The RNA shown here (SAM riboswitch aptamer (S box leader)) has 143 nucleotides and comes from Nocardioides jensenii JCM 1364 = NBRC 14755. The sequence was found by an Rfam model in a public genome assembly. The coordinates come from a structure-prediction model, not an experiment, and the mean pLDDT is 79. The organism belongs to Nocardioides jensenii, within Bacteria.
[in-house]
Parts: sequence; C1' cells; structure tokens
RNA sequence: AGCUCAUCGAGAGGGACUGAGGGAACGGCCCAGUGAAGUCCCGGCAACCGCCACGAGCCCCCUGAUCCGGCCCCGCCGGAACAGUCGUGGAAACGGUGCUAAUUCCGGCCCGCGACGAGAUACGCCGACGGGGAAGAUGAGAA
Repeated sequence: AGCUCAUCGAGAGGGACUGAGGGAACGGCCCAGUGAAGUCCCGGCAACCGCCACGAGCCCCCUGAUCCGGCCCCGCCGGAACAGUCGUGGAAACGGUGCUAAUUCCGGCCCGCGACGAGAUACGCCGACGGGGAAGAUGAGAA
C1' cells in the first nucleotide's frame, strides 16, 4: 500500500517556538498576522481494542492450558469442562490507538420529493429536502 468488518448529526484547548498557509484531491464555501500549517509541553473528550460482570455459543473441525479414566504407562487413546467466538451492560484507574472549527464543512453519481423556467408525467435548472452509492477518516482483524 491493498482486503474484510464497524463507526462517522454528540463531545473536547491553552502555552512556547516559528511565521503563511489550512480545511485529503476537485468545485463551492469557510478558517487564518486578533497568528495558518508544523514541532514541543501541559490539559481535555470519547470509549475502538485491552480490562470487569452477565448471558449465549463452542467444547462435533482448529489452537492453548487444566482435570479425569484406560492402556502395549518415554507416550498414546478416550472423555470433561475453561479460554480463544458472539451479544448486552460497566469502568475510565492502568495500557494501545484516536480525536480536540464548521454533519466526514457542503457537493459531485443514482433514485425519490419539492421550487422555478408563461411549464405537463417530457426537458432544463435549483435545493440550509430524504435515501443509497462513491471517495475519505478512525479502530479492529486476517493473509
């Protein structure tokens, strides 16, 4: 880097150094010398994983440890139950990440709805409308 799954309308900023960009890309629209991005320090938020409890499942295939029985007792065979799995809830003490302007800032592609164009079910265009998709971000996992 690619793949799979889950989530993305909530939440949470100060200081030092430095000095012009930043919001992934594109279009829009924003933020920014009342200091962007970056680095460091100290906070905070959240609850993805580890963690705790309960329930289910597995225990028939696989892995690990334990126990029981048998035997041709280095060992082999058979069995039991526990963990690895899933769900619900909890905690934030500790560990691994993450995040700390704006819904992932909004949009693009498809469907629907609505307004407008002397406008009909067609066409065009628009949307502080809805749904899905694409792209992206973060976490967990597998090879």